Two RNAs folded together computationally: RNase P RNA and transfer RNA, 462 nucleotides in total. Rfam match: Bacterial RNase P class A. About the family: Ribonuclease P (RNase P) is a ubiquitous endoribonuclease, found in archaea, bacteria and eukarya as well as chloroplasts and mitochondria.

RNA sequence: GAAGUUGGGCAGAUGAUCGCUCGCCUAUUAAGAGUGGCGGGAGGAAAGUCCGAGCUCCAGCGGGCAGGGUGGUCGCUAACAGCGACGCGGGGCGACUCGACGGAAAGUGCCACAGAAAAUACACGGCCCGUCUUCAGAUGGGUAAAGGUGAAAAGGCGAGGUAAGAGCUCACCGCUCUCCUGGUGACAGGGGAGGCAGGGUAAACCCCACCCGGAGCAAGGCCAAAUAUGAGAGGAAUUUCGUCCCGCUACAAAAAUUGGCGGGCGGAUGCGGGGUGGCCCACUCCGUUUGACUCUCGGGUUAGCCGCUUGAUUCGCCAGAGCAAUCCGGCGGACAGAUAGAUGAUCAUCAAAUACAGAACUCGGCUUAUGCCCAACUCCAGCU
RNA sequence: CGGGCUGUAGCGCAGUUUGGCUAGCGCGCAUGCUUGGGGUGCAUGAGGCCGCAGGUUCAAGUCCUGUCAGCCCGACCA
Repeated sequence: GAAGUUGGGCAGAUGAUCGCUCGCCUAUUAAGAGUGGCGGGAGGAAAGUCCGAGCUCCAGCGGGCAGGGUGGUCGCUAACAGCGACGCGGGGCGACUCGACGGAAAGUGCCACAGAAAAUACACGGCCCGUCUUCAGAUGGGUAAAGGUGAAAAGGCGAGGUAAGAGCUCACCGCUCUCCUGGUGACAGGGGAGGCAGGGUAAACCCCACCCGGAGCAAGGCCAAAUAUGAGAGGAAUUUCGUCCCGCUACAAAAAUUGGCGGGCGGAUGCGGGGUGGCCCACUCCGUUUGACUCUCGGGUUAGCCGCUUGAUUCGCCAGAGCAAUCCGGCGGACAGAUAGAUGAUCAUCAAAUACAGAACUCGGCUUAUGCCCAACUCCAGCU
Repeated sequence: CGGGCUGUAGCGCAGUUUGGCUAGCGCGCAUGCUUGGGGUGCAUGAGGCCGCAGGUUCAAGUCCUGUCAGCCCGACCA
C1' cells in the first nucleotide's frame, strides 16, 4: 500500500427569533378559560409483527383428544426459536465463519427421465467355462472387477488369488458390536471381536423427548348522554318425586283426613343453548313450547376519567462470583406520554450538514433498512 | 394500533392439499383464410424467471425462512 475478518462508537454542535405538547408554580377568573416563569420532549432500528414475556379479561386455568412449536451438550434468563462456552460436521491459505445438528435398525410412502437393475438386485454390452457349429454365431452355466446410465448402483483403494471373478483372503481406511480410560455432558482416545449386515428422503407422513388454555390496551374498569327491551329470519329439548302452597272434585249432615285432577314452587334426571375464539368431559347459568339462543337489518353516542408510563428499566464509578453469557452488593445520575395525534421552522458560525427513518400499553430478543468513524487481528506485495 | 387473506400471460382465474418429465383455461393480441369491405366463423401462433431473495431436495408454482406490494375486518350503548 492492497484485500479481508471481528469488535466497538456516533447519529450534528453552539447561539438568536418564532411556534407545538406534557408537568409544576403563578397574574386574572365563580367556573370554563388563560398571562408569565421553570423543567421534560423519538430510535438504533421507534420498522417488520417473526418469537418470548409482563399486564387485563374470559367461571376455573382442571383432565383428555386434536393442533402447533422446539430439537448437539452444559449453562444464563421472568421466558424464548435469544445469548454464552464447549462438542461434532462443512467452508476459507488465514484472521474467522456457517449449520432446522434427535430417529431412515418402529412402521408407511416416494425416488420422474435414463438405465439390465432404484431396494425382494431378475445383467445391456462384456469376461470365463462347457456343448453344437455352415466358424458369422447359437445355446447352457459361472461372474459383477473394468464399460455405459443416473442425483444416487449394494463398503473404498491396492496386493494376493482364480477358468474368469468376487471380503474369496490380507494390509490400510471406513462401518457394526463390545470393553476400558478421560469428561457433568455432547463427545474424544485406546483395546478386542466381526467380512460388511443397514442407498437417499423426516423443510414426506410419522416416532421419541420437552413446551404451549384463548383473546388482546379497539384488553379492561369508572362515569355520563341519547335512542325504538325496534323489525325480519332461523330455532332445539321430558319424565318423575314431594311432611310445600292454591283451586276443583269423590265418600259424607258438616268439618278434618285420605285419594284423584289441574296450576305454582322446589328437588332429581334427560335434552337444547350460552359462558372460550377446534372438539369432548367436568363446572356453572338460562330454557324446556308465550321462545332460551343465533344471524341480518335498523336506532343512539362519537363527551370525559383511569389503564398511561419509574420499570424483570438504563448509565457511570467502586468491589465480588464466573472462561463467558450473566448474577450480586454499595454510591451517584437519568426518565416523552399525545388522542386527529406534540417533539418543528428560519437565520448565523463551525471547510461541509448528509443515510435509514417518527413513539401510540410496556419490556427481552431476532430479522430487515442505513451514512460515517475507530481499534485489534489475518493474508499478499514493496522498501529498510 | 390489533387481527386475517392474496400475489401465476395484457385482464379474469385453475394448478399448491399428495413436489416430477413441455405450467394450463376463457377473453384479449398477431398472422392467414372466408367477405366487395368490416364483423362473425375457421386455422395457426406469440406471450410466464409462477411478487422478490435465500434454503431443503436428484428435482420447487407446490415444502421452509426472510422480504415487498395489495386487499379485507375490528369503536361504544341499548